[in-house]
Formats: sequence, C1' cells, structure tokens
RNA sequence: AAAGUUUAACAGACAAUCGCCGGUAGCCGAAAGGCUGCGGGAGGAAAGUCCGGGCUCCGUAGGGCAGGGUGCUGGAUAACAUCCAGUCAGUGCAAACUGAAGGAUAGUGCCACAGAAAUGGACCGCCGAUGGCUCGCAAGAGUACAGGCAAGGAUGGAACCGAGGUGUAAGAGACCCCGAGGAACACUGGUGACUUUGUUCCUGGUAAACCCCAUCUGGAGCAAGACCUAAAGAGAUACAGCUUUUUUUCGGAAAAGCAGCCUUAGCCCGAGGUGUAUCGAGGUUGGUCGCUGGAGCCAAAUAGUAAUGUUUGGCCUAGAUAGAUGAUUGUCACCAAAAGUGGGAGGGUAGUUCCCGAUCGAACCACAACUGGUACAGAACCCGGCUUAUGAGAAACUUUCCCA
Repeated sequence: AAAGUUUAACAGACAAUCGCCGGUAGCCGAAAGGCUGCGGGAGGAAAGUCCGGGCUCCGUAGGGCAGGGUGCUGGAUAACAUCCAGUCAGUGCAAACUGAAGGAUAGUGCCACAGAAAUGGACCGCCGAUGGCUCGCAAGAGUACAGGCAAGGAUGGAACCGAGGUGUAAGAGACCCCGAGGAACACUGGUGACUUUGUUCCUGGUAAACCCCAUCUGGAGCAAGACCUAAAGAGAUACAGCUUUUUUUCGGAAAAGCAGCCUUAGCCCGAGGUGUAUCGAGGUUGGUCGCUGGAGCCAAAUAGUAAUGUUUGGCCUAGAUAGAUGAUUGUCACCAAAAGUGGGAGGGUAGUUCCCGAUCGAACCACAACUGGUACAGAACCCGGCUUAUGAGAAACUUUCCCA
C1' cells in the first nucleotide's frame, strides 16, 4: 500500500428568531383557561411484530391426554428461538465465521430420473462343480436346460465399507492381515459435551418424514382493564292552569287548542319547539387513571476468562391521543469535488525505440476559494433479545506486496 476479519463508540455542534407538547412557580380569572418566567421534550434501530417476560382481565391452570415449542455441554438471566465460555463438525491460506448439533443399534415409511436391482436385485457378463441332455466302451468332452455368482461392465448423488490375499466351478467379509467409519464396555484427562488407548460387535442415506426420548407449555391482550359522566330517548314517583271533544268499570284516561316555558341578540308582533320536577338503571359521548421511578441511568469498587452479579455514591431523563418533539438564518465541524497557491527534475510502465516533463513546472506532496452534501428513520403500556434499514470514521488482528 492492497485485500479482508472482528469489536466498541458516535449519530453534526453552538447561537438568534418564530412556533408545538407536557411540568413547575407567580399573576389574572367565578370557572374554563390565559399571560409571564424557569426547566424538559425520539432511536440505535423508536421499524418488522419474530421470540421471551412484566402488567391486566378471563379464570383457578394440581395431575393426565391431545396439540405446540425447544433439542451438543457448562454457565448467565425475570425469561428466552437470547447471551457468554467451551466441545464436535464444516468453510477459509489466515484473522475468523457457520451449524434445526438428541435417537437411523426402538419401529414404520421414503430414496425422483436413470438403472436388472435403491436392502434385496441377474441387463450384459462369469461359472455351470452338482443334476439334466448329446457324444463317447471308458476316462472325458460338449451344451447352457435347471441352477450358482455380486467379482468386472453399464446406470446413478449413493450399488451394501476400501485394498490385498486365502478360497472356489465361478464368486462373495465366507475367512485372514491392514485400513476407514460407527456403537457398547473398560481406561487416561475433563464438572460436562468430549477425548486418549484398548477389547468386542457392526457397516447406504433420510428424523428439514411419521415416530421415539428428554424438557417446557392455560387463553386473550393497554382497543388489556378500572373509575367518573352528560344531552336526547325509555322507565318509576309526585304535581300539572283553562276550554272543547271522545271514552268510561264514574276513580279517571286520551286527543286538540289556549296559557306557561324555551329559541329567534334587548322589547313588541310573528314564527318554531315543548307537559314540569325528582329518582335510579343500562348503553352512547366526553373525560380521568392505567402512563411512565424502572428487571431504570451514570460512576467507582469488587467476584468471575466472560455473559453477568454484588456493594457504595450520584441522577430523574418524552408521555402526545390523530397524535407535540419543528422551521429559518448565521458561525463552525466533517465528507465529496475543485479554480488556484506553494514546493518539486525527472516521472509513468512488467517492459520498450512508447508517453508526460525539464522552470511557460510532468509524476508526486502540502494548503485551498467557490459549490454541493451530513444517512436510515419518527415513541404510542413497559422491558430483554433477534432480524431488517442505514452514514462516516476509529481501534485491534490476518494475508500478500514494496521500501529501510
């Protein structure tokens, strides 16, 4: 210098002006509220809503079945499909990364196409010892009918663990030696996963098929849920002035009109509406709480490899409800690009007879006006995770090259 790997942190800063949402103090106001001052006001992902918990209600969820989740080991935690430290396997030269990593020796199923056969198979091939048939006096020869073979060919991701030998009619883990993988047992080390060595047994894959084993598991969710509460309507009780009509069980009831009351800015006319009062209940509407002091944040010490825990001290740090947290201007910071300024005699290239330059300045270095840009994104009950989106830099480490 180039190419990578991992980790932590940040998320432009300040000021002025104009706004928005809460809090608080004072003043004004009958109240609602208003004014002024002070102070606070998005995130690392607030997102996806994928896991886990708190909280709330339904309920009583103790046990079992079904269903569902999880699945190497140890630890952390409120809990986890999370995290930390390891084991094993895989990928990478490496730093590192990835892993749905229990059981195929419980049982069942499946293994496309091709191929004869996919755990039970003869297409080609080999043999045909034995039996059959033919020839032969016989010994024997032939045939390839019965049949034997999994060596070789061919198919396939995979053909019954691999190579050599023995053996045989031909062959075969049928047997022997060596080797590969797996299981059980014993042993070494380890809390453990696992591992060292040995003995015995076994040999296709698939559990991201059913299943078996171990373990966990009620459901719905802040639109959870609790409380207060209008107006209008329905109901009950009490009271209703005058007139007319209808009806009657002669107590009353119903309808219409007037009066009364309300609205139409105060008054009159006109118009419109309307029984009055009280009570309790349900739903609506509106409001309050839930709501942000919490598995909280910061610092130090301490235990631990670490995740994390403990102790001490300090701090209070959004709470909107159709949803506030913004806009403009200025200065600075960072990034991109770059006129230009200063330096610079050789440079580019694997290399050349090529190209650039040699003071009107190449390569390269430093500074730099103007201009443009400063991502992804927007709390909605709260936490712990995961995943996804996203800006520019930093540190440590790895590999290669160059120079000293």